[in-house]
The RNA shown here (transfer RNA) has 75 nucleotides and comes from an Alphaproteobacteria bacterium.
RNA sequence: GGGCCCGUAGCUCAGUGGCAGAGCAUCUGACUUUUAAUCAGAGGGUCGAUGGUUCGAAUCCAUCCGGGCUCACCA
Numbered sequence: 001g002g003g004c005c006c007g008u009a010g011c012u013c014a015g016u017g018g019c020a021g022a023g024c025a026u027c028u029g030a031c032u033u034u035u036a037a038u039c040a041g042a043g044g045g046u047c048g049a050u051g052g053u054u055c056g057a058a059u060c061c062a063u064c065c066g067g068g069c070u071c072a073c074c075a
Stems, first nucleotide, its partner, number of pairs: 001071007010024004018055001026042005048064005
C1' cells in the first nucleotide's frame, strides 16, 4: 500500500429503513442476618466524524478517523 470485518449506555452485545434496547455494573427503595443474595424502580446514548439519498437513517451511499484479520513489500 491492497482486500475484508468491526465502531451503539461505564463493560459485553442486540437492533440492518418506521418510538434506540438487553444483560452486567451504578444509584434509590423493599426484604433482610448492618454484608451477600433476592425483588422493585431510577439514572445513564451527538449510535466513531462529516456529507449525501429518503417523508423518515444506528441501518443505505461517499469520504475520513480509530481498531482487528489477511495479502503484498522491506528486512
It matches the Rfam family "tRNA". Gene Ontology term of the family: triplet codon-amino acid adaptor activity. It is annotated as a transfer RNA.